Context: one part of a larger RNA
RNA sequence: UCAUGGCUAAGGAACUCGGCAAAUUAACCCUGUAACUUCGGGAUAAAGGGUGCCCCCGUUAGGGGGGCCGCAGUGAAAUGGCUCAGGCGACUGUUUAACAAAAACACAUGGCUUUGCUAAAUCGAAAGAUUACGUAUAAGGCCUGACACCUGCCCGGUGCUGGAAGGUUAAGAGGAGAUGUCAGAAGCAAUUCAAAGCAUUGAAUCGAAGCCCCAGUAAACGGCGGCCGUAACUAUAACGGUCCUAAGGUAGCGAAAUUCCUUGUCGGGUAAGUUCCGACCUGCACGAAUGGUGUAACGAUCUGGGCACUGUCUCAGCCAUGAGCUCG
Numbered sequence: 001u002c003a004u005g006g007c008u009a010a011g012g013a014a015c016u017c018g019g020c021a022a023a024u025u026a027a028c029c030c031u032g033u034a035a036c037u038u039c040g041g042g043a044u045a046a047a048g049g050g051u052g053c054c055c056c057c058g059u060u061a062g063g064g065g066g067g068c069c070g071c072a073g074u075g076a077a078a079u080g081g082c083u084c085a086g087g088c089g090a091c092u093g094u095u096u097a098a099c100a101a102a103a104a105c106a107c108a109u110g111g112c113u114u115u116g117c118u119a120a121a122u123c124g125a126a127a128g129a130u131u132a133c134g135u136a137u138a139a140g141g142c143c144u145g146a147c148a149c150c151u152g153c154c155c156g157g158u159g160c161u162g163g164a165a166g167g168u169u170a171a172g173a174g175g176a177g178a179u180g181u182c183a184g185a186a187g188c189a190a191u192u193c194a195a196a197g198c199a200u201u202g203a204a205u206c207g208a209a210g211c212c213c214c215a216g217u218a219a220a221c222g223g224c225g226g227c228c229g230u231a232a233c234u235a236u237a238a239c240g241g242u243c244c245u246a247a248g249g250u251a252g253c254g255a256a257a258u259u260c261c262u263u264g265u266c267g268g269g270u271a272a273g274u275u276c277c278g279a280c281c282u283g284c285a286c287g288a289a290u291g292g293u294g295u296a297a298c299g300a301u302c303u304g305g306g307c308a309c310u311g312u313c314u315c316a317g318c319c320a321u322g323a324g325c326u327c328g
Base pairs, nucleotide, nucleotide: 001323002322003321004320005319006318007317008316010314011313014312019309027051028050029049030048031047036041038146052068053067054066055065056064057063069073081307082306083305084304085303086302087301088299089298093105094104110143111142112141113140114139115138121130122129123128147294148293149292150291152224153223154222157221158220159217160216161215162214163213166212167211168210172206173205177201178200179199180198181197184193185192186191225243226242227241228240229239252286253283264280265279266278267277268276
């Protein structure tokens, strides 16, 4: 000096990103126990009191009365600190074996969709297998995520489903026509013409699904405006005009796990508060199962406040053990 323990005057979070760490609390019995609530809880809420030994009475035991000792009687050890408010997630659970345990995943619930059984889906080249020795109250996929109140508008785009009149359209069918070749013919010759056959091409026409097209569908992917004017103070605009759109964001919430400007403004808490809580709404850039808003209970969750408590600190000191260091 370090590590691990123990103690500490006065103060008591002034430490620090943050009460991290430590301390407090603790067992059993008795009393008592709030808001809120899904009436089950919350709750060991909180807040208090008791606990040893001896004698007497009584009892199966618990009990009652009297006395004694210590600073201290759950005499050691083991053995909850409590509380207020908010965010998120309903909950128990699961997870990055070895830097993340969470607000992530899952979940019961709700919804959409596929599938009539040799089911759909999946694996496999196939046989076959899983699903399932199940049968739509079943099985698969996707989303949401207890519960309460709800879940608005848009089908123009993309997707999916249905439709079939028309347009387009492959292979294929079809074979008009063209070309090559050459028996032959014409010609003095060069050369020209050229049947059948063979070969190479090849127009029209016919030709499915799909696409174009017509509908439906958003708890499918997704989307949900701008400018100008207007009220007898001012300000604001219930109201009007106009442009555009498929439709222009409804309810609820809102400086939010979302707010840039921003430490927004006001209120609360503090002597002093970029955090926190309650409001406001000017929502850069909330918003309704990519769910919206609430919510008792729950959480080794996150944020802020308080009580208790303390060497976290003011500010250090001492002790024990081990290491380091010195000598051997």
Molecule: large-subunit ribosomal RNA, domain IV
Organism: Bacteroidota bacterium